Background
Model confidence (mean pLDDT): 82 of 100. The RNA shown here (transfer RNA) has 72 nucleotides and comes from a Candidatus Woesearchaeota archaeon.

[in-house]
RNA sequence: GCCUCCAUAGCUCAGCGGCAGAGCGGCUGCUUCGUAAGCAGCAGGCCGAGGGUUCAAAUCCCUCUGGAGGCU
Repeated sequence: GCCUCCAUAGCUCAGCGGCAGAGCGGCUGCUUCGUAAGCAGCAGGCCGAGGGUUCAAAUCCCUCUGGAGGCU
């Protein structure tokens, strides 16, 4: 220098044009003499940044940023 992949909740990841989700974690309650486990509920993300396409973009296109891998 070139190519590919990744970026979504505190963490690990789904979601591949039409309402943003799960597990773990956090908080509250129930249960217990108490703790853990279990059960019920709640909070938490303007989807890395900017622009474009579209009635509509986390999703498609372009550029940039950060990260991982490969080639030379």
It matches the Rfam family "tRNA". The family's RNA type in Rfam is transfer RNA. It was read from a public genome assembly.